[in-house]
Context: one part of a larger RNA
């Protein structure tokens, strides 16, 4: 830009594309068929697993340089105490969200069609024989379908539902032309996102919980500072399951979401 007014949401699936379509063991059939024995099935049904692969984070764990604690040296806040900087995040012990695998759940199932090699039926040429010459079957992880995803620019441009509109003024050769408005909705812009290189996608924009702040909670850390008591002191106990706290779950307009544009019968 098109798709026969303008939109929003949900879809069908032609032609095609991409992906997947894997392997093993065990149990029963059965110690059966077969075989002198040793050994040992075809087949059919069931169970478990390996690798690969998709999704996810409830569990188990990893990371987690904006969380908590312990601790060494040194410098600083005048000193004590309490803290801060630097030393690989100084070192050590843990750890929320997110991301992740070694963790969890799922997948490769079933059924067809036409065939290859191969195996056959009927059967002449060639009174026999012959799967082939006419004709008809069986038959593979392969082919076509089937499974998952993409997909109406599938220009044959599809379908469904819902929403909006055909108002005013001027000109007119009465064919129409020009201007303005309203409008479902959309875009720019702004607040953001477990969405993301950018773009896109998704949510929100005061009729608002979108982000930050604040409040509450969860989770994490592990019992703060100060004070009191005991002790010569180091230190311990009590106050105290305290104090602190990032991304998580809620609440609350305190701060920031200001402002603008486009937008519908002609070929």
């Nucleotide at each position: 830009u098109g798709u026969g007014g303008g939109a929003a949401u949900c879809u069908u699936g032609a032609c095609g594309g991409c992906a997947a379509u894997u392997c093993u063991u065990c149990c029963a059939u059965a110690g059966u068929a077969c075989g002198a024995g040793a050994g040992g099935a075809u087949u059919u049904g069931g169970a478990a697993g390996g690798a690969c692969u998709g999704a996810c984070c409830c569990c188990u764990g990893g990371u987690g340089u904006a969380c908590c604690a312990g601790u060494u040296g040194u410098c600083c806040u005048g000193c004590u105490a309490a803290g801060g900087g630097c030393a690989c995040g100084g070192c050590u012990g843990g750890g929320u969200a997110g991301c992740c695998a070694u963790g969890u759940c799922g997948g490769g199932a079933a059924c067809g069609g036409a065939u290859a090699a191969a195996c056959g039926c009927u059967g002449a040429a060639a009174g026999c024989a012959u799967c082939u010459a006419a004709g008809c079957g069986u038959g593979a992880a392969g082919c076509c379908a089937a499974u998952g995803c993409c997909a109406a620019a599938a220009c044959g441009a599809g379908g469904a539902u819902u929403c909006c509109a055909u108002g005013c003024g001027g000109a007119u050769u009465c064919g129409u032309c020009c201007g303005c408005g309203a409008g479902a909705g959309a875009c720019c812009c702004c607040g953001g996102g477990u969405a993301g290189a950018c773009c896109a996608c998704c949510c929100g924009g005061u009729u608002g919980a979108u982000a930050g702040g604040c409040c509450g909670g969860a989770g994490c850390u592990g019992u703060a500072c100060g004070g009191c008591u005991a002790g010569a002191a180091a230190u311990a106990g009590c106050u105290u399951c305290a104090g602190g706290u990032u991304a998580c779950c809620g609440g609350u307009a305190c701060u920031a979401a200001c402002g603008g544009u486009c937008g519908a019968c002609a070929g």